[in-house]
RNA sequence: AAACGAUAAAGGCAAAUCCGCUGAAAGGCGGAGACGCAAAGCUACGGGCCUAAGACCCUUUGGGGUUAUGGCCGCCGGGUUACCGAA
Numbered sequence: 001a002a003a004c005g006a007u008a009a010a011g012g013c014a015a016a017u018c019c020g021c022u023g024a025a026a027g028g029c030g031g032a033g034a035c036g037c038a039a040a041g042c043u044a045c046g047g048g049c050c051u052a053a054g055a056c057c058c059u060u061u062g063g064g065g066u067u068a069u070g071g072c073c074g075c076c077g078g079g080u081u082a083c084c085g086a087a
Base pairs, nucleotide, nucleotide: 004085005084012037013036017032018031019030020029021028022027035074041080042079043078045077046076047075048072049071050070054067055066056065057064058063
């Protein structure tokens, strides 16, 4: 330095659920809370997934369909940065 990851040490993050705020929604933020996580840090770059305000199309005017310019990195992969050190 690279790889690897322990019933090690020091620390870290926080699923579901509940409350508040925000958003058209998906989702996000804060608090409580821990299912888990060795990158569950960062990055929408590739795939995947969620939503459909606006736009377009249809309509029996009730509504229906398509679409990301909105999201998810705790779905997988890529990129990038980093703590510790048993085998």